The prediction has a mean pLDDT of 77. Predicted 3D model of a 142-nucleotide RNA (SAM riboswitch aptamer (S box leader)) from Anaerolineales bacterium UBA2200. It was read from a public genome assembly, where an Rfam model found it. It matches the Rfam family "SAM riboswitch aptamer (S box leader)". Its family is annotated with regulation of gene expression in the Gene Ontology. NCBI's taxonomy places the organism under Bacteria, Bacillati, Chloroflexota, Anaerolineae, Anaerolineales.

RNA sequence: CUCUUAUCUAGAGGGGUGGAGGGACCGGCCCGUUGAAACCCCGGCAACCAAGGCGCUGUGCGCCGAAAGCGAAGCGCAGCAGCGACUAGCGGUGCCAAUUCCGACAGCCCAGGGCAAUAACCAGGGGUCUGAAAGAUGAGAG
Numbered sequence: 001c002u003c004u005u006a007u008c009u010a011g012a013g014g015g016g017u018g019g020a021g022g023g024a025c026c027g028g029c030c031c032g033u034u035g036a037a038a039c040c041c042c043g044g045c046a047a048c049c050a051a052g053g054c055g056c057u058g059u060g061c062g063c064c065g066a067a068a069g070c071g072a073a074g075c076g077c078a079g080c081a082g083c084g085a086c087u088a089g090c091g092g093u094g095c096c097a098a099u100u101c102c103g104a105c106a107g108c109c110c111a112g113g114g115c116a117a118u119a120a121c122c123a124g125g126g127g128u129c130u131g132a133a134a135g136a137u138g139a140g141a142g
Stems, first nucleotide, its partner, number of pairs: 001142008013042005021031003026103003043096003047093003051087002054084006060077004100134001105131003108127003113122002
């Protein structure tokens, strides 16, 4: 850098250096000389991976059960798999203004404008809505 996949309305900031930008991009709207970005130190959060025990489901084995064969329900055990909520923050990433700050594209809905007039056409506006796109982060692969 590319691909796959999950998540994105929760959560969590002080100091030092620095000295004008930052919130990805475009528009808006914010943050910023009461100090932006970046870097460093310390602290924190708990999204994902990993960890821990617990619960549920499935599966396996055993018991039970039969004259033989088949073998339901029930009980027990440990392992594995899946799911769920939780714990911890020792590990790997990540994160610590605003829903990914909001919108952007499509749909749906709402109220209007232009034209003599219309559910057509033209140019726009709005929304506690839905989906996508883009982006971010994790995990896996190349």